[in-house]
RNA sequence: AGAGUUUGAUCAUGGCUCAGAGUGAACGCUGGCGGCGUGGAUUAGGCAUGCAAGUCGAGCGAUCCUUGUUGUUGAUGGAAGCUGAAUCCUUCGGGAUGAUGUUUCCUGAUACAGCGCUGGAUAGCGGCAAACGGGUGCGUAACGCGUGGGUAACCUACCUUGAGAAGGAGGAUAGCUUGCUGAAAAGUGAGAUAAUACUCCAUAAUCCCUUGGCAUCAAAGAUGACAAGGGCAAAGAUGGCCUCUAUUUAUAAGCUGUCGUCUCAAGAGGGGCCCGCGUCCUAUCAGGUUGUUGGCAGGGUAAAGGCCUACCAAGCCUAAGACGGGUAGCUGGCAUUAGCGUGUGGUCAGCCACACCGGGACUGAGAUACUGCCCGGACUCCUACGGGAGGCUGCAGUCGAGAAUCUUUCCCAAUGGGCGAAAGCCUGAGGAUGCGACGCCGCGUGGAGGAUGAAGCGUUUCGGCGUGUAAACUCCUUUUGUCGGGGAGGAACGUUUCUCGGUUAAUAGCUGGGGAAUCUGACUUUACCUGACGAAUAAGCCACGGCUAACUCCGUGCCAGCAGCCGCGGUAAUACGGAGGUGGCAAGCGUUACUCGGUUUGACUGGGUGUAAAGGGUCCGUAGGCGGCCAGAUAAGUGAAAGGUGAAAUUUUUCGGCUUAACCGGAAAACUGCCUUUCAAACUAUUUGGCUUGAGGUUGAAAGAGGAGAGCGGAACUGCCAGUGUAAGGGUGAAAUCUGUGGAUAUUGGCAGGAACGCCCGUGACGAAGGUGGCUCUCUGGUUCAAUCCUAACGCUGAGGGACGAAAGCUAGGGUAGCAAACAGGAUUAGAUACCCUGGUAGUCCUAGCUGUAAACGAUGGGCACUAGGUGUCUCUGUUCUUGGAACGGGGGGUGCCGUAGCUAACGCGUUAAGUGCCCCACCUGGGGACUACGGCCGCAAGGCUAAAACUCAAAGGAAUUGACGGGGGCCCGCACAAGCGGUGGAACACGUGGUUUAAUUCGAUGCUACGCGAGGAACCUUACCAGGGCUUGACAUGCUGGAAGUAACUACCCGAAAGGGUGGGUGACCUGUAUCCAAUCAGGAACCAGUGCAGGUGCUGCAUGGCUGUCGUCAGCUCGUGCCGUGAGGUGUUCCCUUAAGUGGGAAAACGAGCGCAACCCUCACCCUUAGUUGCUACCAUUCUGACUUUACGUCGGAAGCUGGGCACUCUAGGGGUACUGCCUACGUUUUAAGUAGGAGGAAGGUGGGGAUGACGUCAAGUCCGCAUGGCCCUUAUGUCCUGGGCUACACACGUGUUACAAUGGCGCGUACAACGGGAAGCUAAGCCGCGAGGUGGAGCAAAUCCUUAAAAACGCGCCUCAGUUCGGAUCGAAGGCUGCAAUUCGCCUUCGUGAAGCUGGAAUCGCUAGUAAUGGCGCAUCAGCAACGGCGCCGUGAAUACGUUCCCGGGCCUUGUACACACCGCCCGUCAAGCGCUGAAAAUGGGGGGCACCCGAAGCUUUGACUUUUGUCAGGGUUACGGUGAAUUUCAUGAUUGGCGCUAAGUCGUAACAAGGUA
Repeated sequence: AGAGUUUGAUCAUGGCUCAGAGUGAACGCUGGCGGCGUGGAUUAGGCAUGCAAGUCGAGCGAUCCUUGUUGUUGAUGGAAGCUGAAUCCUUCGGGAUGAUGUUUCCUGAUACAGCGCUGGAUAGCGGCAAACGGGUGCGUAACGCGUGGGUAACCUACCUUGAGAAGGAGGAUAGCUUGCUGAAAAGUGAGAUAAUACUCCAUAAUCCCUUGGCAUCAAAGAUGACAAGGGCAAAGAUGGCCUCUAUUUAUAAGCUGUCGUCUCAAGAGGGGCCCGCGUCCUAUCAGGUUGUUGGCAGGGUAAAGGCCUACCAAGCCUAAGACGGGUAGCUGGCAUUAGCGUGUGGUCAGCCACACCGGGACUGAGAUACUGCCCGGACUCCUACGGGAGGCUGCAGUCGAGAAUCUUUCCCAAUGGGCGAAAGCCUGAGGAUGCGACGCCGCGUGGAGGAUGAAGCGUUUCGGCGUGUAAACUCCUUUUGUCGGGGAGGAACGUUUCUCGGUUAAUAGCUGGGGAAUCUGACUUUACCUGACGAAUAAGCCACGGCUAACUCCGUGCCAGCAGCCGCGGUAAUACGGAGGUGGCAAGCGUUACUCGGUUUGACUGGGUGUAAAGGGUCCGUAGGCGGCCAGAUAAGUGAAAGGUGAAAUUUUUCGGCUUAACCGGAAAACUGCCUUUCAAACUAUUUGGCUUGAGGUUGAAAGAGGAGAGCGGAACUGCCAGUGUAAGGGUGAAAUCUGUGGAUAUUGGCAGGAACGCCCGUGACGAAGGUGGCUCUCUGGUUCAAUCCUAACGCUGAGGGACGAAAGCUAGGGUAGCAAACAGGAUUAGAUACCCUGGUAGUCCUAGCUGUAAACGAUGGGCACUAGGUGUCUCUGUUCUUGGAACGGGGGGUGCCGUAGCUAACGCGUUAAGUGCCCCACCUGGGGACUACGGCCGCAAGGCUAAAACUCAAAGGAAUUGACGGGGGCCCGCACAAGCGGUGGAACACGUGGUUUAAUUCGAUGCUACGCGAGGAACCUUACCAGGGCUUGACAUGCUGGAAGUAACUACCCGAAAGGGUGGGUGACCUGUAUCCAAUCAGGAACCAGUGCAGGUGCUGCAUGGCUGUCGUCAGCUCGUGCCGUGAGGUGUUCCCUUAAGUGGGAAAACGAGCGCAACCCUCACCCUUAGUUGCUACCAUUCUGACUUUACGUCGGAAGCUGGGCACUCUAGGGGUACUGCCUACGUUUUAAGUAGGAGGAAGGUGGGGAUGACGUCAAGUCCGCAUGGCCCUUAUGUCCUGGGCUACACACGUGUUACAAUGGCGCGUACAACGGGAAGCUAAGCCGCGAGGUGGAGCAAAUCCUUAAAAACGCGCCUCAGUUCGGAUCGAAGGCUGCAAUUCGCCUUCGUGAAGCUGGAAUCGCUAGUAAUGGCGCAUCAGCAACGGCGCCGUGAAUACGUUCCCGGGCCUUGUACACACCGCCCGUCAAGCGCUGAAAAUGGGGGGCACCCGAAGCUUUGACUUUUGUCAGGGUUACGGUGAAUUUCAUGAUUGGCGCUAAGUCGUAACAAGGUA
């Protein structure tokens, strides 16, 4: 910094899109580490749980613990005595053990009480804090915020400074005890008590209130000093000491220190209120407002004020946007940007607002209070149903909704905050940590060597190439990692103690400085350092058609899919999917969303408006904007200087700290702004005074379809009356409807009516525009010129506003001749609701109103000034000479054309600017939707003005260029027409094609440019098609491997239609070597068999191709180099004039030259010369034959034969040359010369002598894959190949090309004459003979200027036929034959005899031909066994007619014009209808939201009145008022049967409106 995209190409306009940067992001794939940041953007949705505001015992009473002591109590345990249940033993007597109970003594737990002491704890009263800190952005368009000011209209706890003070007294209350109620929360009665709680009295001012005068200030009023009167304060706590005083161990009432208390003044910091300026969209919101605006009085507040109340006045705001609606916290900043700007307001910082929703006050220095209170509401929870409790938009966390956003962690160690004298306590502020690649920054995933360039993979022209030093491998290192070891800093304070000061009576105490010791770390397994181990733990994502760096293969086949724009995909996709490779970025990479940029695409910097979007239809004029010359004043704008402010952070520069960076710190700059002061005075402004050139006025002239009204006029037209007069008139491309014998049209005279004003008339005039045209009169506007004087900037433009405003239309009333929407009829047409014709009503005209639009156009707003000219015209005027009149490079005002500079995208404009400047207004911002909807205003209506959105497209549009095209124009050519001759189209047949049929009727060719074409030979073959039967390395080529001797081959037989399959006997193999002899046998090769690579394909694609061909067209065109012109595409040259067959030539000309074409060179025919003569020729000489004559002789004359010998003169053959060039003459020709044209001479030939070959750049995706070649695809026991038979030969039909005819210019018969080009060996075939003939037989000659084909036919002569379906015509059919061939049935040709169809010259239409041509006659050849050949290609014979001419048809060339075409008119394209989808308007109505109004109800609180009470207070009422309710309106959103419109959508319907003169411009 640009790029892509409208076109065939170009320039410009214009939109869309891309590359960049960014983000509190999200999603997809992937993921090693660290540092620093950052993280609920949506539901201001709901919340479990824990924590987030406490502290002070040095304010107070009380209570508890600790500790001492005294007293009381006496648990427990022990001892002794008494008692003696139950059990056991028993000699039944008792004995043993010993439960239980009890007495005494010792022990002394526990509890209570009294006194005292140390330390601790704390519910309550009290103080301070809780109004900070933390969160969020609902509301708010506002003094809310920002910035700068004001407060003489104010407040301020804690803190600091200064001056002073602290005397006396009193009554309560919580806690506590006790009673009661309640589930709980809690409430309540009684009793007792303390304070730094509360109250009263005293004292007091520089404090407060009232009054008075004085001073200062510009004033309301304030301030200052002063005087008088009145009023208002307080609290203690704690440490130490004994100097004084008092009691005298010691203590306090004393002293002393600290903290606190009260009053006043001041400070600092904080706050309240007010003001200037700035602060989004909407006018489809234009009027709003009743406490509203102001005043007076009062109330209220810390404080001004309608802040509130009563009264008075009627104001106040608004186009510089009030009021209303929508949206939104504002800022420092942040993103982007070259900048101006645009967007944004997350983290950090300042301000504001809010705390479940709404209302309210209380306390307090401060709140109308996030974790206080009261009330109402919704929601959640508890409940014993009576009542209660709650508020995460604090930190974590949870649910929900969402594309989406974290740990229910640790610590107060640091920083900061609250309380406290302090220790300290509290602190989800804060510091840390965790999670998330969310962002920025840094590091790593290894380094060096390593080629036979390994393998794999990909590709390939099969040779190779790529991946790629990449890997492997060798050596090395260890950031990171793992396991160990060590180890800063964040710590300052505090406490204890020593010491030096201050205070003090003091060595207490307190306080300040210094020293020492001690103690405090959540993070922390910290950062960092270091040892060991080992390349070990670590790479992905996107893209690769262009924009945009990066290419190949495979798959797919308008499918699947891609795509930011253009666009890819329909069988060779660098664009889809995969792979390999490559490019980019990298722990990330892509995508999506959004912002700025690019975009000068809203243009201040920095755009436009003739035709691209855009000048209002025109003028007048309000607000506003802008404004002539000279001088003075002022200082608002402007400039300069200084001061204040512009918070910090951020950004920039620089220096520094973390290993670096991000990050952080220091300093500077910057913050472009606002305010204040001073200075300047050019310009703008304001003001004062003047001036005359802008503007206006005065006087006199001038032109004019300027306007309005009234009157008058002639021509024409139509109607009526009358006359003349007779059969048509009228109308059209042609007609008809229509008028007319009831007398039209025509013509003459008269009358009536309405409308319009011919000639003059002119790119002439006038008007602001619309517009204005007979003549006269009246009224009236504007303009111009000349001349003097006057006013003194009075001017220009002009949003709103007003007036005028063609035609059509509307209302009312007139009028109506002509014309003429609608309508009717006639035509045209496929239709014709049109164009044409005949009629015809509104309307057109007048009067009075309305409408307010036009391509209302110069598509060009108005004004002023400046900037070369030339030439017309209208009008006024000057000077000179003048009879008229003329001259002038005299002067003005209009209106045209051309043109310079300049401008413009170009076209064009060009003193009448679209040039150069200034001023003002209007308008534009892609196309469509849409000159539309809704709303508003106007209108009687029709409608007008204003004016969107959804949706949709990547264009739409301008100017110019090259083509193509035109039912545009001009010039020219061609058998193009015309003039002629002969055909086709009608008949029969032949051939080809379509169609149909078929098992198949193989395939291709399809307007001209397919159709007697490929095919220049379909019975089999050909043959590609069909049916059937076979083969599978194959009918054919080649490589490799293996095999094989009585093998391959030959031969025979069987099955079979053949191909093919099978079987057996016999014969029986090549070359080289082993091998100096001997090979069928061994080895190798050839051949054979088997297997495998492969063969094969007339299978597809001519739209993948080569080659070849057709066509425009043998038309005269198609281009290039250099130069020049144009911004460019492009033009010029190549155009113009003359000329030509020709872009052929000449001249002119910004062109000069050149190339491919034209022409010429080549072949052939025509004339001449020369060379050469065999197979050609034969004048001449011989020769032979022959006829006639005779002297019968090889005598004469004649003829014939080139067979023979000469000869080569001629013909001819085939080599080489010559000739013709407008060269000569005459005339014409152009401005001149010329090119050239016409005629003539000469010449065989004359203006290219005739014919041929030769085909420019290109067009038709023209034709051909079935001639051949060839890419790709497809088939591989078949789409290959072989065979038999069939088919290509079918036949209701249609077309094309031909043949033969229809007859007498003929037919038939007889006779007679004259060619050329060719062909010939499996050939041409002679003579002779046979056959009516086809043909047979025969075999001479000839590889051919020698022989054969070979007869030429028409013509000519003679004869017959005599106009008829014939002696025309020959189809068809029958019979008999011939030939070719393996074969003639499907399906050959020919002959003879017989048969004897249609057809008597051909509708519409159409073809060929301009001279040796048409027409006509025959002959030959290729293919070929034969032939369907009447075809094709050649040859010769006979041999015409006509062309005035270029109007028309067709084709072509050049120039020009129009174009909306460029796939190029077989183009493009419009509208209705039908279908699908989408969007939107209307609509009976339905549902929701918002704000207001009226009324009802009226909580808490505040305020007020009254009553009561011992105080606080209680009760009752009033006012205000949230919530709630009712009602009538309003506004907005959604839905809505039905309905209107629009848009989009490969192949729907009907027409053809537009683009060419688009066929009616």
The RNA shown here (small-subunit ribosomal RNA) has 1561 nucleotides and comes from an uncultured bacterium. The sequence is in RNAcentral, with records from ENA and SILVA. It matches the Rfam family "Bacterial small subunit ribosomal RNA". Its mean pLDDT, the model's own confidence on a scale to 100, is 83.